The RNA shown here (c-di-GMP-I riboswitch aptamer) has 92 nucleotides and comes from a Chloroflexota bacterium.
RNA sequence: CUGGGCGAAAGGCAAAACCGGAGAAAUCCGGCGGCGCAAAGUCAUGGGUCUAAAGUCAUUCAUAACCUGACCACGACUGCCAGACUGCCGAA
Repeated sequence: CUGGGCGAAAGGCAAAACCGGAGAAAUCCGGCGGCGCAAAGUCAUGGGUCUAAAGUCAUUCAUAACCUGACCACGACUGCCAGACUGCCGAA
């Protein structure tokens, strides 16, 4: 120096639920909590999934509006998959 010991040990992140807040919603932020993760760090680049306020069409109708239905991402998810970038610790 390398390999094994060994993802052992020490650390890290933090699911669901609950509480508070933001948002039309998906979801996100904080607290608590710990399902799990060796990139469960970062990036919406590709695929995929979720939501549909506004908008469009329909329905209704008074010349309407509201309700309802369908479509729709410029919204969301990196702990859905892939890709890109970066990366800590490990004793005898």

Lineage of the source: Bacteria > Bacillati > Chloroflexota.